[in-house]
RNA sequence: GGGCCCAUGGUCCAAUGGCUACGACACCUGCUUGACGUGCAGGAGAUAGGAGUUCGAUUCUCCUUGGGCCCA
Numbered sequence: 001g002g003g004c005c006c007a008u009g010g011u012c013c014a015a016u017g018g019c020u021a022c023g024a025c026a027c028c029u030g031c032u033u034g035a036c037g038u039g040c041a042g043g044a045g046a047u048a049g050g051a052g053u054u055c056g057a058u059u060c061u062c063c064u065u066g067g068g069c070c071c072a
Base pairs, nucleotide, nucleotide: 001071002070003069004068005067006066007065010025011024012023018055027043028042029041030040031039048064049063050062051061052060
C1' cells in the first nucleotide's frame, strides 16, 4: 500500500428497510427476611462519527475513526 470482517446500555447478545430497538447478567427502588442472600414486582440505561438513497435506515451506499485477519 491492497483486500476481507467487525463496532448496538456497564458486559454479552438479538433484529427481513416498518409500531415504543429483544433478552440475559450487572445496577437502582419497593415487597419478602431478625439480617444477608434467594425469590417477586417495577425502573434507568444503547445503534462508533459524518454524509447519501428511501415515505421510512440498526439494516443499503460512501467517507472517517477504532479493532481483528490475510496478501504485498
Record summary
A computed fold for a 72-nucleotide RNA from a Microcaldota archaeon, annotated as transfer RNA. It matches the Rfam family "tRNA". It is annotated as a transfer RNA.